[in-house]
RNA sequence: CUCCGAAAAGGCAAACCCUGUGUAAGCAGGGGACGCAAAGCCAACGGAUCCUGAACAAUUAGGAUGGCCGGGUUGCCAAAG
Numbered sequence: 001c002u003c004c005g006a007a008a009a010g011g012c013a014a015a016c017c018c019u020g021u022g023u024a025a026g027c028a029g030g031g032g033a034c035g036c037a038a039a040g041c042c043a044a045c046g047g048a049u050c051c052u053g054a055a056c057a058a059u060u061a062g063g064a065u066g067g068c069c070g071g072g073u074u075g076c077c078a079a080a081g
Base pairs, nucleotide, nucleotide: 003081011036012035016031017030018029019028020027021026034067040073041072042071045070046069047068048065049064050063051062052061053060054059
């Protein structure tokens, strides 16, 4: 220096419930923890899934999901190996 990530300090927040919002998928706030070493950010990088409209064969336009995957980027602490 590189890989990995025990421990410590912390962090985030699934389902579900309440309120608001959206045609919808979903999103925001509060509660709540299934989990997460990036469960921080990027959907104007590629794929995948979902919603709406047209079409009704194929396809196409718009929207959503970063806690679907790959990828990009930023970040706390670092034992043993």
Predicted 3D model of an 81-nucleotide RNA (c-di-GMP-I-GGC riboswitch aptamer) from Candidatus Schekmanbacteria bacterium GWA2_38_11. Its mean pLDDT, the model's own confidence on a scale to 100, is 86. NCBI's taxonomy places the organism under Bacteria, Bacteria candidate phyla, Candidatus Schekmaniibacteriota.